[in-house]
Molecule: small-subunit ribosomal RNA
Organism: uncultured bacterium
RNA sequence: AGAGUUUGAUCCUGGCUCAGGACGAACGCUGGCGGAAUGCUUAAUACAUGCAAGUCGAACGAUGAGGCCCUUCGGGGUACAUCAGUGGCGGACGGGUGAGUAACGCGUUGGGAUCUGUCUUAAACAGGGGGAUAACGUCUGGAAACGGGCGCUAAUACCGCAUAAGUCUACGGAUAAAAGGAGAAAUCCGGUUUAAGGGGAGCCUGCGUGCGAUUAGCUGGUUGGUGAGGUAAUGGCUCACCAAGGCAACGAUCGCUAGUUGGUCUGAGAGGAUGGCCAGCCACAGUGGGACUGAGACACGGCCCACACUCCUACGGGAGGCAGCAGUAGGGAAUAUUGCGCAAUGGGCGAAAGCCUGACGCAGCAAUUCCGCGUGGAGGAUGACGGUUCUAGGACUGUAAACUCCUGUCAGUAGGGAAGAGAAAAAGGACGGUACCUACAGAGGAAGCACCGGCUAACUACGUGCCAGCAGCCGCGGUAAUACGUAGGGUGCGAGCGUUGUCCGGAAUUAUUGGGCGUAAAGCGUCCGUAGGCGGUUAUGCAAGUCUAAUGUUAAAGGUUCCGGCUCAACCGGGGUAUGGUGUUGGAAACUGUGUGACUAGAGUGUGGUAGAGGUUACUGGAAUUCCUAGUGUAGCGGUGAAAUGCGUAGAUAUUAGGAGGAACACCGGUGGCGAAAGCGUGUAACUGGGCCACAACUGACGCUAAUGGACGAAAGCCGGGGUAGCGAAAGGGAUUAGAUACCCCUGUAGUCCCGGCUGUAAACGAUGGAUACUAGGUGUUGGGUGAAUCGACCCAUUCAGUGCCGAAGCUAACGCGAUAAGUAUCCCGCCUGGGGAGUACGACCGCAAGGUUGAAACUCAAAGGAAUUGACGGGGACCCGCACAAGCGGUGGAACAUGUGGUUUAAUUCGAUGCAACGCGAAGAACCUUACCUGGGCUUGACAUCUACUGAAUCAUGGCGAAAGUUGUGAGUGCCUUUCGGGGAGCAGUAAGACAGGUGGUGCAUGGUUGUCGUCAGCUCGUGUCGUGAGAUGUUGGGUUAAGUCCCGCAACGAGCGCAACCCACGUCGUAUGUUGUUACAGUGUUUAGGCAGCUGAACCCUCAUGCGAGACUGCCGGUGAUAAGCCGGAGGAAGGUGUGGAUGACGUCAAAUCAUCAUGCCCCUUAUGUCCAGGGCUACACACGUGUUACAAUGGGAUGGGACAAUAAGCAGCUUACCGGCGACGGUUGGCAAAUCUAUAAACCCACCCUCAGUUCGGAUCGUACUCUGCAACUCGAGUGCGUGAAGUUGGAAUCGCUAGUAAACGCAGAUCAGCACGCUGCGUUGAAUACGUUCCCGGGUCUUGUACACACCGCCCGUCACACCACGAAAGAGGGUUAUGCCCGAAGUUGUUGAGCCAACCGUUAGGAGGCAGGCACCUAAGGCAGAACUUUUGAUUGGGGUGAAGUCGUAACAAGGUA
Repeated sequence: AGAGUUUGAUCCUGGCUCAGGACGAACGCUGGCGGAAUGCUUAAUACAUGCAAGUCGAACGAUGAGGCCCUUCGGGGUACAUCAGUGGCGGACGGGUGAGUAACGCGUUGGGAUCUGUCUUAAACAGGGGGAUAACGUCUGGAAACGGGCGCUAAUACCGCAUAAGUCUACGGAUAAAAGGAGAAAUCCGGUUUAAGGGGAGCCUGCGUGCGAUUAGCUGGUUGGUGAGGUAAUGGCUCACCAAGGCAACGAUCGCUAGUUGGUCUGAGAGGAUGGCCAGCCACAGUGGGACUGAGACACGGCCCACACUCCUACGGGAGGCAGCAGUAGGGAAUAUUGCGCAAUGGGCGAAAGCCUGACGCAGCAAUUCCGCGUGGAGGAUGACGGUUCUAGGACUGUAAACUCCUGUCAGUAGGGAAGAGAAAAAGGACGGUACCUACAGAGGAAGCACCGGCUAACUACGUGCCAGCAGCCGCGGUAAUACGUAGGGUGCGAGCGUUGUCCGGAAUUAUUGGGCGUAAAGCGUCCGUAGGCGGUUAUGCAAGUCUAAUGUUAAAGGUUCCGGCUCAACCGGGGUAUGGUGUUGGAAACUGUGUGACUAGAGUGUGGUAGAGGUUACUGGAAUUCCUAGUGUAGCGGUGAAAUGCGUAGAUAUUAGGAGGAACACCGGUGGCGAAAGCGUGUAACUGGGCCACAACUGACGCUAAUGGACGAAAGCCGGGGUAGCGAAAGGGAUUAGAUACCCCUGUAGUCCCGGCUGUAAACGAUGGAUACUAGGUGUUGGGUGAAUCGACCCAUUCAGUGCCGAAGCUAACGCGAUAAGUAUCCCGCCUGGGGAGUACGACCGCAAGGUUGAAACUCAAAGGAAUUGACGGGGACCCGCACAAGCGGUGGAACAUGUGGUUUAAUUCGAUGCAACGCGAAGAACCUUACCUGGGCUUGACAUCUACUGAAUCAUGGCGAAAGUUGUGAGUGCCUUUCGGGGAGCAGUAAGACAGGUGGUGCAUGGUUGUCGUCAGCUCGUGUCGUGAGAUGUUGGGUUAAGUCCCGCAACGAGCGCAACCCACGUCGUAUGUUGUUACAGUGUUUAGGCAGCUGAACCCUCAUGCGAGACUGCCGGUGAUAAGCCGGAGGAAGGUGUGGAUGACGUCAAAUCAUCAUGCCCCUUAUGUCCAGGGCUACACACGUGUUACAAUGGGAUGGGACAAUAAGCAGCUUACCGGCGACGGUUGGCAAAUCUAUAAACCCACCCUCAGUUCGGAUCGUACUCUGCAACUCGAGUGCGUGAAGUUGGAAUCGCUAGUAAACGCAGAUCAGCACGCUGCGUUGAAUACGUUCCCGGGUCUUGUACACACCGCCCGUCACACCACGAAAGAGGGUUAUGCCCGAAGUUGUUGAGCCAACCGUUAGGAGGCAGGCACCUAAGGCAGAACUUUUGAUUGGGGUGAAGUCGUAACAAGGUA
């Protein structure tokens, strides 16, 4: 310090998530030692038991077993001790908890009207009296708790008097204290009063200290005054009277939540969160109320009352309060021992000894946290065994282990053994026989957890197969998972490691530091204006803000720094210090503020001009539509994509004239004008608002903005009254459609118009708040002014105010903005903080209603979004090409047959190919074989390969069984190489055991290779440079041109590569070389009657041909055109002319295209079978559907007629076959040639002659019968051919659809591969040989540019809503239950105060009557709890109901995204 995640990719916005630190934690796995800390966060729930506050005999009486002394024996005294009591001090501290409390409660700073036991200091005093009472005794009540009557007694208990500082005072006076004890004594401890101090406590105060406005008004002792009361003290603290105040938008009141601070955690800081342990303050003690005592309490272990709960009870009545320490139950994810000790520190009492002390010191439990240590060290390679993996070689685990040599921390055993204990000295140690030291033994007793897809360090194997599971986010898992589970290995941390939860951080994601608002969330529809905020120039005063100096304070602890102590550290001790806050005092005066004085540049007034659909009211004009009346006139009109509804013979539409009525204002008219916005358009008049310009006379900062508030505010809508021509929601009808509650058409009501009132919203938009200042230019336009100029209008220059376009700097994520800012700055207001839920619900306010304003949450998702980029797509646009259409020729689709496919059937009909790009395809040829399928019969190291051992040469002949495969016998036979003669070896056959063979079994979605397709379309890219934040762009776009990204020109591009073209092959012309098996102009020979024929011989190669090598064609030449280019058009020459024709050649890529059955191959599967052998069957089935073909339907034809002519390619020895003979023929027989330029073929359409004459025929040949031929072990299922006979459908084919642009289509035959045989298929060859193309509107496909996009799996895309189903949270709801709060009334405990006090009473007075004073009791005010009542708020629940959200494959449509098919 950042990272992951929206996209095909990019930049931005924006949320979600992660890495860090922390914890009073919990859970999972694991666990050696020690030190220091910490340990009910939940039920302020209820508590058994024990302990936690007593002490003093030196205040007092009393009692006493025993000791001592005395004794009159009754007893007394003394020391010591003591239950209870009187009295004193302490139980207000210490300890616990955080319920309540949003408050002077806390923090901080001040103030003055107070009190203060014990303590310190100082001063003074203590004289003399009195009356009681507990204990105790006795009687008595009660179950108990606890009492009652009578009687006795003491005090440092209680009460007068005296004295006097002090206090009060009306200056006369009044008031006003005490206590003794111990000791032999000195003396000590006390007592009273006063003053001062110290520490403590009470009160007041400025400032600070949560959330909510869907809480806006609150308040009656309320605010103040006077007087009185009360208190330690001020004060409405309380009361009487008087006044009517007080608080609040700077947030009162109300609601919810919460102890607060020092600090703690985090953070760079500012901040944010938090308040456990420790320390300060506060509050509380079962809940509520109350006072008493006291220096101090309204009192945790005191009292009284009420209530709830628990316990005891003899039912009459009593007792209790762990939020003290342990502990129990309960709750909970969760938190310890009913321990030891007062040795230390501290506290209470005491003169002291001492007693008490669950404060405290220690120990126990818990890895809960922090810190430290260990689980060994060194050497050790055959890199052991084992494990994992593997390409089988190895690699890793791994110096790790074993083994050798050492060491001894911790734990263990034994011995020794502290400090803590200080003061003049003594005693005193819970911890503890602990820490620590020494010795001994032995590597012996001591390692786990999480993770390993990215973020994030660390990878393989197996298992699983969208299952099981993982997951913090993105996301993994559907048969090769580094993501699940296990293992090996690795990484990280380590007595711990992970998970969960919470807080801060990262998050500049609430932005003071430090964000934004044109399009991402976000500028109020506009203006006026209140509070508030901000504010021009100048002089001067003050000193509130500001700055500065000094000083006080901000407890300690903590933090930080230096030093020190435990072996180190954690921990602990000592010293120092910081930032900031706040009080006081002094200083400065620039700025802000404030007071005073002045100024004119802001603002306003005035004078003179000026433009305008600015506003309101009244009047007014013409054109047009419609309607009415009348005329003319006749059959249609109207409307649409096309129609129909509708109107019209009762006379429409059309046309002419007249009239009625309402609404809107053509031309001018203009990114022209005016207005705050909404908005404003015939003309005229009246009234009226604002702006602009010029001048510089006046005022003198009067200004800007604007929460709350007010006014205006399109359209639609509402209420009342008018009006209604046209248009026109709703509604009706007609069309369209699958439907059409729409789009289109015909009608048509509200409404639109006017008056009055309401509503208050719009994409009310420049999606851009207002004001001021500054910051290059250029060019339009509106309204003024000035200059110059002119006869004048212009033109020109300049200036002010508007309104547009382009553009510099700058800004912006980009698009874009750019003096009319989205630039640079200042001021003020409004608004935003992920998407959905939702502008919804509830509440409140406004409204007649419709509705508006304000405005959430639960739940859910990991995105939603902006701009730009590249593609793809569009029922967007432009240009171009292609047998794409058009123009033509011939077909398919109808028939029969062939063939392939689907389907069906079957034991099996093996498998694959499935839009174009499967379907005469793999298959260039299924009777067996092939063959993979089915049935049956066999084999199991196997039909085939390698290795080991043994036997035998190999081999041949010959039986049985069997369909064959096979199985089971018999006989013959001994070879080759070598030898030490035993044998060994090669090869072949057999047997045995296993390693292994084998698989046309699966996966083409694991693959290689090969292939198809877009497409022989013209495209696809790269380097460098440049532009852009970037994805990317440029180049490759543009103007021409081409078959072409072909070439030229231009250009921030310049070059290059793969494609195009060319190079290659074939054909077409010529030359040259060669010349057999080719050819024959020459000669010869043979043959034939002759003509002629035979390359037969010689010779030659002119010609044909064959094979080589060359030439030739390049827009080269001419003319035109084009830009003087590329090119195009025409021409010449030429065999050929603009790529000459055909072929081969297929860029980057697309389709998870095809193929595991050509082959190869990973993984999986089978192994007496999914392997292998054999026989038979099947692949040939057949209601049907489709594709591709063949033959036809006939006369441009057919023919069982006769005659005649012309090819090329290619093949041939298990072959092609001549000739002759036989057969009607298929074919057979004999014979000859050829391993081929030598031999082997009647080419057919065609031509000539003849017949047929438009018919289901002399067309057509299916089907069937019969007799044959050939191949082959074998033609039944299931071959081809021949002869004879039979003679089906079919008369040119619906919708639709295919091929072809020249030697092409069409027609005709020939050959070949496969092959024993089988060809209508396929491949090749030649023969005959056309028609048409105006052209690019349309269909299809493709290319380039551009545009829109919510698509990117890319339109076969995306996506919306209802309905149905499941689940979830929420709202409404007749109601019902609970809680809280205040109010009114009733009742009213205890208690203070007041009053009364007839009853009662020791101290004082007293004349003994009584008085003073007090008490019980009564009454009054206040008042807790309780009761009643109506409210408010809140919460739970509720039949039913409403919308919302979520959910791989439900229904209906297709609303949006492209002109989304009606923008």